[in-house]
This is a predicted structure of a 60-nucleotide RNA (Fluoride riboswitch aptamer (crcB RNA motif)) from Ancylobacter dichloromethanicus. NCBI's taxonomy places the organism under Bacteria, Pseudomonadota, Alphaproteobacteria, Xanthobacteraceae, Ancylobacter. The sequence was found by an Rfam model in a public genome assembly. Model confidence (mean pLDDT): 78 of 100.

RNA sequence: GACGCGUGAGGGGAUGGAGUUCCCCGCUACUGCCGAUCGGCUGAUGACUCCUGCCACGUU
Numbered sequence: 001g002a003c004g005c006g007u008g009a010g011g012g013g014a015u016g017g018a019g020u021u022c023c024c025c026g027c028u029a030c031u032g033c034c035g036a037u038c039g040g041c042u043g044a045u046g047a048c049u050c051c052u053g054c055c056a057c058g059u060u
Stems, first nucleotide, its partner, number of pairs: 010025004016051006032041003
């Protein structure tokens, strides 16, 4: 110095923020589904919890 492995930090997991946890990545991680097209559908989570926003119902 190179390669490989491990570890730390970091980043990502279809629409915002935080905590926990799982997986993935080294700009190769991620960018949903239906539909020939026009167009249509669900969801603020990868999962759990909380907050904010949105929708529906009920009460005051």